[in-house]
Molecule: transfer RNA
Organism: Camelus ferus
RNA sequence: GGGAAUAUAGCUUGGUGGUAGAGCACGUGCUUGGUAUGCACGAGGUCCUGGGUUCAAUCCCCAGUGCCUCUU
Numbered sequence: 001g002g003g004a005a006u007a008u009a010g011c012u013u014g015g016u017g018g019u020a021g022a023g024c025a026c027g028u029g030c031u032u033g034g035u036a037u038g039c040a041c042g043a044g045g046u047c048c049u050g051g052g053u054u055c056a057a058u059c060c061c062c063a064g065u066g067c068c069u070c071u072u
Stems, first nucleotide, its partner, number of pairs: 001071003006066002010024004018055001026042005048064005
C1' cells in the first nucleotide's frame, strides 16, 4: 500500500426501517445481630463522526476515524 471484519450504558453484549433491551458493576429499600447471598426499585445511551436515500435511519448506501486481523 491492498483486502476483510468491527464500533450500541462504566464493562460484556442482544436487537430491528417506526423514539433500544439484557447480564455484571453502581445507588436506594427490604431481609440479617452484622456482612455476604437473595428480592424489589432506580439511575445510567447525541446507538463512533459527517453526508446521502426515505414520510421516518441505531438499522440501508458513501466517506472518514479508532481498534483487530490477513496479505505485500